The RNA shown here (Glycine riboswitch aptamer) has 94 nucleotides and comes from uncultured Marmoricola sp. The model forms 89% of the base pairs in the Rfam consensus. The coordinates come from a structure-prediction model, not an experiment, and the mean pLDDT is 77. The RNAcentral record of the sequence draws on MGnify. Rfam family: Glycine riboswitch aptamer. From the family's description: This family represents the bacterial glycine riboswitch. Rfam links the family to the GO term glycine biosynthetic process.
RNA sequence: GUGCGGGAGAGUCUCCGGGCGCUGUGCAUCUGCAGGGCCCGGAGCGCCGAAGGGGCAACUCCUCCCACCAACCUCUCAGGCUCACGGACCGCAC
Numbered sequence: 001g002u003g004c005g006g007g008a009g010a011g012u013c014u015c016c017g018g019g020c021g022c023u024g025u026g027c028a029u030c031u032g033c034a035g036g037g038c039c040c041g042g043a044g045c046g047c048c049g050a051a052g053g054g055g056c057a058a059c060u061c062c063u064c065c066c067a068c069c070a071a072c073c074u075c076u077c078a079g080g081c082u083c084a085c086g087g088a089c090c091g092c093a094c
Base pairs, nucleotide, nucleotide: 001094002093003092004091005090006089011045013044014043015042016041017040018039019038020037022035023034024033025032046081047080048079052077053075054074055073060067
């Protein structure tokens, strides 16, 4: 590195638009109104941290300044917060 398996965290919150159909009701010069359910997209705020990315220690070097330097520590840019996907890391095989 490849294959297989395991693999966490955090709102399916609120609003808007569209679609699907359900219930009730009005009109009949009609196809309107209300309720709430599901899906997709966008926005807002809140939150997570184990892809990736950034930052820092000891040590080392040095007269000094610097340089070097890891993390599941930290920042949360990215990513993620129903499921799925992804996923550091672990186990087995090559």